Notes
This is a predicted structure of a 79-nucleotide RNA (c-di-GMP-I riboswitch aptamer) from a Frankiaceae bacterium. Its mean pLDDT, the model's own confidence on a scale to 100, is 85.
RNA sequence: ACCCGACAAAGGCACACCGUGCGCGAGCACGGGCCGCAAAGGCACGGGACUGCGUCCAGCAGUCAGCCGACCCGCCCAA
Numbered sequence: 001a002c003c004c005g006a007c008a009a010a011g012g013c014a015c016a017c018c019g020u021g022c023g024c025g026a027g028c029a030c031g032g033g034c035c036g037c038a039a040a041g042g043c044a045c046g047g048g049a050c051u052g053c054g055u056c057c058a059g060c061a062g063u064c065a066g067c068c069g070a071c072c073c074g075c076c077c078a079a
Stems, first nucleotide, its partner, number of pairs: 005076001012037002017032006035066001041072002045069003048064006
């Protein structure tokens, strides 16, 4: 330095659900919450899931990064 990732330390994130608001919807924002997470940080590029429109086909417009991969960035460190 790279990998690996512990019943380690410090700090971090936050599922379901609840409250308020937004959206036709998938869902989103903020607050609470604490199932979990070593990228559960970023990014819709590829795949996937989902929503709306559509003669439910083709297609168009969207949502999801806590489904997988690519790319970018990054804390700590024992064997």
Overview: It was read from a public genome assembly, where an Rfam model found it. Its Rfam family is "c-di-GMP-I riboswitch aptamer". Rfam describes the family as follows. GEMM was predicted in a large-scale screen for bacterial structured RNA regulatory elements. Taxonomically the source falls in Frankiaceae (Bacteria, Bacillati, Actinomycetota, Actinomycetes).